This is a predicted structure of a 543-nucleotide part of an RNA (large-subunit ribosomal RNA, domain I) from a Bacteroidales bacterium.
[in-house]
Context: one part of a larger RNA
């Protein structure tokens, strides 16, 4: 050197452990903002860098309610101070403050700056100092107008949601029709949901009875370079269930125009009443008839919920181990509390809880009274008059419908055209006859369902510091980028700091050695455990 045995150094695996995430689940909530938001600069402490609070009334101010012995945030010392039986601190609701920028809006601007003007106030003036105003658009009123005056908007926010415009890679084993997909993006709008919605709907000789979700029919009828693909409905079964409201006929007030024998008739116009459908119905005309329903509002009592909170049973100074006992070993007790956490190891009975009980502000909700406003009737006649027009519907083009033009019904409209009036229209997958259904060219409608920036409880055959969120920690931090963007490492002493007093060695505020603390110091803050590569020590042994 090599190997073997012992011991150390580096070294961070592993091990256990969790402040932190991840997916659900009930509930709650689903917006904020010109009364100035989200977001931010900048400031604010006895010292204060960083977070976190908060605004110059600044880790705060005030009121009312809770709490009760400590306390002046994370965060430990100092140092000043609050407080101690009740105006500390500390928790909850109302409320005051809230600089600058930010839609930012009095004009500018290179965000947190910079300069006006107008009215009142200070001032002897000032390039001065203090309130308050001064943006644009939209709509309503109002003026002959220029203008005024008042109301709104607007910007921000994760998904869900309607709505305009809308790819391509990719599938088709190549592509061109398809297909990805009306999908990603972009924009415009809203709500707690949206959206749809009370039949010109389905169906088939039998009925069904607004949408809307789920299962299912079914990968079925279909569709398709009949390729890839692409894909219903009718039934049926269940969540959930609600229906109404104008236009018009016809009356009617008021205006305004016309006409005109001044007594009227016509005609627009805004408004009231009236009417609201398919066994058609409504006007109208005749007769009858009556005090109830219901909904929304506003107030007041009740009652429930309901913030911070309040009460809440029970073990032993007994044995062993051991630092420590909740563990053992003997006895006892409570339980509508034997979820959970914590305490020097593993406590139903130590502490904080927990089941239960229980106060009540603001709020919400529901009953009830009371006042508002709104709503509501039935025969019979059927002459007349009304039931939504540049609308259905053709035609060309295009584009939804599972349907790609096909035989193509049905829906939507770019262009051109162009009805019918209830003995009427429209539908039933070309189209025609029977026939069945329905009443279109006006509008509202809650639930069943879609979502989760976000609160509050709870759950896990989810991770456990290369994992889990990028982020358990001063993390979207620190670093990188002109910028848009990019984007990290980084957890553990111990049961309590009892964080090594004093003594040596060193030059030492470096680093050891004793000594002392502690169960441990090979637990010494480069601090649980401390594997391996890597380097040493001493011993053996072999060359």
């Nucleotide at each position: 050197a090599g190997c073997g045995c012992a011991u150390g150094g580096u070294g961070a695996a592993u091990g256990c452990c969790u402040u932190g995430g991840c997916u659900c689940u009930c509930a709650g909530a689903g917006g904020c903002g010109a009364a100035g938001a989200a977001g931010g600069a900048c400031g604010u402490g006895a010292c204060a860098a960083g977070c976190u609070g908060c605004g110059a009334u600044a880790a705060g101010c005030u009121g009312c309610g809770g709490g009760g012995a400590g306390g002046a945030g994370c965060a430990a010392a100092u140092a000043u101070c609050c407080a101690u039986u009740a105006u500390a601190u500390c928790c909850g609701c109302a409320g005051a403050u809230u600089u600058c920028c930010g839609a930012a809006u009095g004009g500018g601007g290179c965000a947190a700056c910079c300069c006006a003007c107008c009215a009142g106030g200070c001032u002897g003036a000032a390039g001065g100092c203090u309130u308050g105003g001064u943006a644009u658009c939209a709509c309503g009123c109002u003026g002959u107008g220029a203008g005024g005056c008042g109301u709104g908007a607007a910007g921000c926010a994760a998904a869900c949601c309607c709505g305009g415009a809308g790819a391509a890679c990719u599938g088709a084993a190549a592509c061109a029709u398809c297909u990805u997909a009306g999908u990603a993006c972009c924009c415009g709008g809203a709500g707690g949901a949206a959206g749809a919605g009370a039949a010109a709907a389905c169906a088939a000789a039998a009925g069904u009875g607004a949408u809307u979700c789920c299962c299912u029919u079914a990968g079925u009828a279909g569709u398709g370079g009949c390729g890839a693909u692409c894909g219903a409905a009718c039934g049926g079964g269940g969540a959930a269930u609600a229906g109404c409201c104008c236009a018009a006929a016809c009356c009617g007030c008021a205006u305004c125009c016309g006409u005109u024998u001044u007594g009227g008739c016509g005609g627009g116009u805004u408004c009231g009443g009236g009417g609201u459908u398919g066994a058609a119905g409504g006007a109208c005309u005749a007769c009858a008839g009556u005090u109830a329903u219901u909904a929304u509002u506003a107030u007041a009592a009740u009652u429930a919920u309901g913030a911070a909170g309040g009460g809440g049973a029970a073990u032993a100074u007994u044995u062993c181990u051991g630092g420590a006992a909740a563990g053992u070993a003997u006895g006892a007790c409570c339980a509508c509390a034997g979820g959970g956490g914590g305490u020097g190891a593993a406590a139903g009975u130590c502490c904080c809880g927990u089941a239960c009980c229980u106060u009540u502000a603001a709020g919400u909700a529901a009953u009830u009274a009371u006042g508002g406003u709104a709503u509501a009737u039935g025969u019979a006649g059927u002459a007349u008059c009304c039931u939504g027009a540049g609308u259905a519907g053709g035609u060309c083009g295009g584009g939804a419908c599972a349907c790609g033009a096909g035989a193509a019904a049905u829906c939507c409209u770019g262009a051109u055209u162009g009805a019918a009036a209830c003995u009427g229209c429209c539908g039933g997958g070309a189209c025609c006859a029977u026939c069945c259904g329905g009443u279109a060219a006006g509008g509202c409608u809650a639930a069943a369902u879609a979502c989760u920036c976000c609160u509050g409880a709870g759950a896990g055959a989810c991770c456990g510091a290369u994992a889990g969120u990028g982020a358990a920690c001063a993390a979207g931090u620190a670093c990188c980028g002109u910028g848009a963007g990019g984007g990290a490492a980084a957890g553990g002493u111990g049961a309590a700091a009892a964080g090594c007093a004093c003594c040596c060695c060193g030059a030492a505020c470096a680093g050891g050695g004793g000594a002392g603390u502690g169960a441990a110091a090979u637990a010494g803050u480069a601090c649980c455990u401390g594997a391996a590569a890597c380097c040493g020590u001493g011993c053996g042994c072999u060359u």
The RNAcentral record of the full RNA draws on ENA. NCBI's taxonomy places the organism under Bacteria, Pseudomonadati, Bacteroidota, Bacteroidia, Bacteroidales.